[in-house]
RNA sequence: GGGCUUGUAGCUCAGUGGUAGAGCGCGUGCUUUGCAAGCACGAGGCCGCGAGUUCGAUCCUCGCCAAGUCCA
Numbered sequence: 001g002g003g004c005u006u007g008u009a010g011c012u013c014a015g016u017g018g019u020a021g022a023g024c025g026c027g028u029g030c031u032u033u034g035c036a037a038g039c040a041c042g043a044g045g046c047c048g049c050g051a052g053u054u055c056g057a058u059c060c061u062c063g064c065c066a067a068g069u070c071c072a
Stems, first nucleotide, its partner, number of pairs: 001071007010024004018055001026042005048064005
């Protein structure tokens, strides 16, 4: 320098065009003498950045950035 893959909640990951979910973690309550476990409820994300296509983009296209991998 070039090819490919990935980027979504604090972490690990779903989500193939109609205003985003799970598990773990975190907070509150119940339960306990107390802790843990369990149960219920809740907070937390404008989906890496910018532009384009579309009535509508996390999703399609382009550029950039970052990480991984392969080639030179």
Source information
The RNA shown here (transfer RNA) has 72 nucleotides and comes from a Candidatus Micrarchaeia archaeon. Rfam family: tRNA. It is annotated as a transfer RNA.